[in-house]
Context: one part of a larger RNA
Molecule: small-subunit ribosomal RNA, 5' domain
Organism: uncultured bacterium
RNA sequence: ACGAACGCUGGCGGCGUGCUUAACACAUGCAAGUGGUGCGACGAACCAGGGCUUGCCCUGGGGCAAAGCCGCGAACGGGUGAGUAACACGUGAGUAACCUGCCCCGAUGACCGGGACAAGCCGAGGAAACUCGGGCUAAUACCGGAUGUGGUGCACAGUCUCAAGUCUGUGUACUAAAGGAAGCUUCGGCCUCCGCAUUGGGAGGGGCUCGCGGCCCAUUAGCUUGUUGGUGGGGUAACGGCCUACCAAGGCGACGACGGGUAGCCGGCCUGAGAGGGCGACCGGCCACACUGGGACUGAGACACGGCCCAGACUCCUACGGGAGGCAGCAGUGGGGAAUAUUGCGCAAUGGGCGGAAGCCUGACGCAGCGACGCCGCGUGAGGGAUGACGGCCUUCGGGUUGUAAACCUCUUUCAGCAGGGACGAAGCGACUGGGUUUUCUCAGUUGUGACGGUACCUGCAGAAGAAGCACCGGCCAACUACGUGCCAGCAGCCGCGGUAAGACGUAGGGUGCGAGCGUUGUCC
Numbered sequence: 001a002c003g004a005a006c007g008c009u010g011g012c013g014g015c016g017u018g019c020u021u022a023a024c025a026c027a028u029g030c031a032a033g034u035g036g037u038g039c040g041a042c043g044a045a046c047c048a049g050g051g052c053u054u055g056c057c058c059u060g061g062g063g064c065a066a067a068g069c070c071g072c073g074a075a076c077g078g079g080u081g082a083g084u085a086a087c088a089c090g091u092g093a094g095u096a097a098c099c100u101g102c103c104c105c106g107a108u109g110a111c112c113g114g115g116a117c118a119a120g121c122c123g124a125g126g127a128a129a130c131u132c133g134g135g136c137u138a139a140u141a142c143c144g145g146a147u148g149u150g151g152u153g154c155a156c157a158g159u160c161u162c163a164a165g166u167c168u169g170u171g172u173a174c175u176a177a178a179g180g181a182a183g184c185u186u187c188g189g190c191c192u193c194c195g196c197a198u199u200g201g202g203a204g205g206g207g208c209u210c211g212c213g214g215c216c217c218a219u220u221a222g223c224u225u226g227u228u229g230g231u232g233g234g235g236u237a238a239c240g241g242c243c244u245a246c247c248a249a250g251g252c253g254a255c256g257a258c259g260g261g262u263a264g265c266c267g268g269c270c271u272g273a274g275a276g277g278g279c280g281a282c283c284g285g286c287c288a289c290a291c292u293g294g295g296a297c298u299g300a301g302a303c304a305c306g307g308c309c310c311a312g313a314c315u316c317c318u319a320c321g322g323g324a325g326g327c328a329g330c331a332g333u334g335g336g337g338a339a340u341a342u343u344g345c346g347c348a349a350u351g352g353g354c355g356g357a358a359g360c361c362u363g364a365c366g367c368a369g370c371g372a373c374g375c376c377g378c379g380u381g382a383g384g385g386a387u388g389a390c391g392g393c394c395u396u397c398g399g400g401u402u403g404u405a406a407a408c409c410u411c412u413u414u415c416a417g418c419a420g421g422g423a424c425g426a427a428g429c430g431a432c433u434g435g436g437u438u439u440u441c442u443c444a445g446u447u448g449u450g451a452c453g454g455u456a457c458c459u460g461c462a463g464a465a466g467a468a469g470c471a472c473c474g475g476c477c478a479a480c481u482a483c484g485u486g487c488c489a490g491c492a493g494c495c496g497c498g499g500u501a502a503g504a505c506g507u508a509g510g511g512u513g514c515g516a517g518c519g520u521u522g523u524c525c
Base pairs, nucleotide, nucleotide: 001523002522004521005520006519007518008517011378012377013376014375015374016373017371018370019336024334025333026332028331029330030329033072034071035070038069039068046061047060048059049058050057051056052055079289080288081287089213090212091211092210093209094208095207098206099205100204103202104201105200106199107198108197109196111145112144113143114142121134122133123132124131125130150175151174152173153172154171155170156169157168158167160165179194180193181192183190184189215261216260217259222252223251224250227249228248229247230246231245232244233243234242264286265285266284267283268279269278270277271276291312292311293310294309295308314325315324316323317322342368344367345366346365350364351362352361353360354359381411382410383409384408391402392401393400394399415466417461418460419459420458421457425452428449429448430447431446432445433444434443435442436441469514470513471512472511473510474495475494476493480509481508482507483506484505490497491496
């Protein structure tokens, strides 16, 4: 010093922190949705008209909610440390070998057509999970054509570069799109907002490569055949034995290859005068993993924790034909263990996803609960009070000590308790009204919005009232006597104590040290 544990003890608060073991298995709930300003169908409340049997039906408007198509998100956020000795990490470079959705700035465009598939409808199978068939339909879903600002490939010319090559121009080939909403309208359209396509740049993010750096064992000394290099081809966003065919026979190694063991790395943390040593929990960056192993799909991005497929182990359902599942998310359970918490509240704040917005979602997060686990603060009273009471202990029996300690007197009331008041965190954001403004936007007013929480804080009330322990006292090391015991019982970190006067065992009185803690154990310096 500690993510500690154990023993005894335990008043309050603030801030932190809490499965180090079985990357063991998991009941239950929640943890990723959202958009009706992309789309069609269905369609509650309500409004209007009509019918009548007077509380129902029909038509039109309206559009809650929910399923479906579609878009974006789901690759973030959250967890864990198994694996990994590696360009994994750190640091410094490179990419003339690369990618980048949403966001910001700029340029250009958005023309003409088409056919489907869900949902809903009909039918069928199945215990279920779910599946199959028929026919209908919309779109910012899908497909064809046109255009080509541009982009890409090829060819030529020029420019620049040491160079592979870059840039510019010309020719040629290929290559895009989608609409929705409000307002106005002379119904032709206009305009604004949100979107769509191509492309240049930016920002931020990422891929790849290289130099250097950081564990142990030589009782591991040789290792290697896609191995090392070349050519052709393939593959990728991209270089590359990354893959493949052929050719050559290379490549690495005592400056430690190969093998084995251990281990996520770092900012940092602990210690120390420093040098150094140890560690990598919380917080932050990077990496890896998501029941075990393998694989790809979609996509700007994954080889994808709460997606898919296959195999395996395990668990569950079953009508035995077949299905379902993955807490190393937040809680919680069993197990393991010396040992580690609530199946809590809230989206009010911060941040994230979707949306034009209102808003919805968010076990991220903000809070609360539990644990002296840690650090810090506070309290358990203050002053006076001797003939030095009683009691205890010791005694040379005179007394000494506990000890101003108590009683008693005078005060105070922190904290806890009770009562009253009562926040900041809301900067803002939303709604409504009015003004400026064509709208967007903006200004003013009103109003709504807090989980924590009737909490913090403030005021008042009562009364010393509710609040002290633990270890040690032979030396190291601060603090001594009595009794009991008698090499017994026991103590012990080392030296060592105990065999009849033990300051070392046990108890008591006294003392010493710390104090809501004190000791012990473990580990590191």